[in-house]
């Protein structure tokens, strides 16, 4: 240098071309004398960027980056 994968809330994670799911974690709230635990609710996402194709892109295509691996 070149091949190949990855990239989605605060962490980790699913997922398909038609406004993104779960857990954990946070706030409330209900239970308790209080505290944990269990229930319930709520907030939090430019789905890495940029461009293209589509009525419509997180999903397809092209190019940039990150990280990871494989060759040399």
């Nucleotide at each position: 240098g070149g091949g190949c994968a990855u990239g989605u809330g605060g962490u980790u994670u699913a997922g398909u071309g038609g406004u993104a799911u779960a857990a954990c974690a946070u706030u409330c709230g209900c239970u308790u004398a209080g505290c944990a635990u269990g229930c319930g609710a709520a907030a939090g996402g430019u789905u890495c960027g940029g461009c293209g194709u589509u009525c419509a892109a997180u999903u397809c295509g092209c190019u940039g980056c990150u990280u990871g691996u494989c060759c040399a």
A computed fold for a 72-nucleotide RNA from Sphaerobolus stellatus SS14, annotated as transfer RNA. Rfam family: tRNA. It is annotated as a transfer RNA. Model confidence (mean pLDDT): 80 of 100. The gene name in the source record is tRNA-Ala-AGC-5-1.